Predicted 3D model of a 73-nucleotide RNA (transfer RNA) from Candidatus Amphirhobacter heronislandensis. The coordinates come from a structure-prediction model, not an experiment, and the mean pLDDT is 83. Rfam family: tRNA. By type it is a transfer RNA.
RNA sequence: GCUGCAGUAGCUCAGCCGGUAGAGCAGCUGUUUCGUAAACAGCAGGCCGGGGGUUCGAGUCCCUCCUGCAGCA
Numbered sequence: 001g002c003u004g005c006a007g008u009a010g011c012u013c014a015g016c017c018g019g020u021a022g023a024g025c026a027g028c029u030g031u032u033u034c035g036u037a038a039a040c041a042g043c044a045g046g047c048c049g050g051g052g053g054u055u056c057g058a059g060u061c062c063c064u065c066c067u068g069c070a071g072c073a
Base pairs, nucleotide, nucleotide: 001072002071003070004069005068006067007066010025011024012023013022019056027043028042029041030040031039049065050064051063052062053061
């Protein structure tokens, strides 16, 4: 330099054929316990790596840039 894959909640990851973004763990509150842990119930946490485009509508499609991994040279 070229090619491919990945980037979504604090972490690990889903998200179908474009239609208002979810799970587990972690966190917080409550119940239970003499107390802690565990269990159970609930809550909060994101404008989806940056920018632009297409579209009535983009996490999803297109272009470009950035970061990481792998391969080729």